[in-house]
Order: sequence, then structure tokens, then C1' cells
RNA sequence: CCCGAGAACGGCAAACCGGUCGCGAGGCCGGGACGCAAAGCCACGGGCGUCUGCAGCGCAGAGGCAGCCGGGUUACCGAAG
Repeated sequence: CCCGAGAACGGCAAACCGGUCGCGAGGCCGGGACGCAAAGCCACGGGCGUCUGCAGCGCAGAGGCAGCCGGGUUACCGAAG
């Protein structure tokens, strides 16, 4: 460095509920845990939602998802290999 233990110290938090912001996808806060070894961070490529426009049925613009996949980047711990 790869790797990832019924390991340790810890961390995050799906659905759902309450509050709040947003036209919306969805964000944030609190509760709550299905899960997670990058479920830390970045919309770069693909993908999937949302809003608007057109004269259009798929394009354009804006915006969202990092817990869909890939990529980039940073990082705690240390058994076996």
C1' cells in the first nucleotide's frame, strides 16, 4: 500500500413521525434505526426524479439525488492474507 476480523475506540443514519424552507425533486433541525468500512467531501461521466420553455413526445435551460453505478479527493483503526 492492497485488504477489511461476530476486533477496539468511535462515526454516519433508510423508512416513518414532528418542525421548517422550497412550485417541486428535495434541503435543514429534532426524534427514530434499515443499513453503511468512506453512508466523509466533489454533480466530472452515466443514470434516476423535479420545474420551466418549445411545437415538442425529446430536446434545451434551471435545479435535485454522493444511501444508484463509475471517477476524483481526504481520512480513524489494524487481525488474517

Predicted 3D model of an 81-nucleotide RNA (c-di-GMP-I-GGC riboswitch aptamer) from a Polyangia bacterium. The organism belongs to Polyangia, within Bacteria. It was read from a public genome assembly, where an Rfam model found it. Its mean pLDDT, the model's own confidence on a scale to 100, is 87.